[in-house]
RNA sequence: CGCCGAAUCCGCCUAGUGCGGAGCGGGGGAACCAAAGGUGGCCUUGGCCACUGGGGCAAAUCUCCUGGAUCCAGUUCAGGAGGCGCGCAAGCUCUUUCAGCGCGAGCCCGUCAGCUAACCCCGCAGGCGUACGAAAGAGAA
Repeated sequence: CGCCGAAUCCGCCUAGUGCGGAGCGGGGGAACCAAAGGUGGCCUUGGCCACUGGGGCAAAUCUCCUGGAUCCAGUUCAGGAGGCGCGCAAGCUCUUUCAGCGCGAGCCCGUCAGCUAACCCCGCAGGCGUACGAAAGAGAA
């Protein structure tokens, strides 16, 4: 100097694991609306039985195939393919397309939360090192 990310800036003094403000970001929380689950079995077609909690931040998810584990319904692990999502590239910012490269993790709540005006609460960390790809549009200086 630049990148991912909300994670920056300012003020006060008692100088701290402090207080406050702006800005950015996240969660809870009415009415109305929505919803009142999923899988399997049985059968009397509408019930019964068995199993299975749910939610949040984040791009970080879905489906199929193969193989392993297992309590073999299911769940989980590894690999592959496809869909979908995210990031990057040097006059500046934003949007779109094509091509290229990379990512699709991790953590939290604790049986509980759909949406949600008023209102209430919380965060401002952490991690990295890119480059002389092409085209179009808008804006700022």
This is a predicted structure of a 141-nucleotide RNA (c-di-AMP riboswitch aptamer (ydaO/yuaA leader)) from a soil metagenome. Its Rfam family is "c-di-AMP riboswitch aptamer (ydaO/yuaA leader)". From the family's description: This family represents a conserved RNA structure found upstream of the ydaO and yuaA genes in Bacillus subtilis and related genes in other bacteria. The sequence is in RNAcentral, with records from MGnify. The coordinates come from a structure-prediction model, not an experiment, and the mean pLDDT is 78.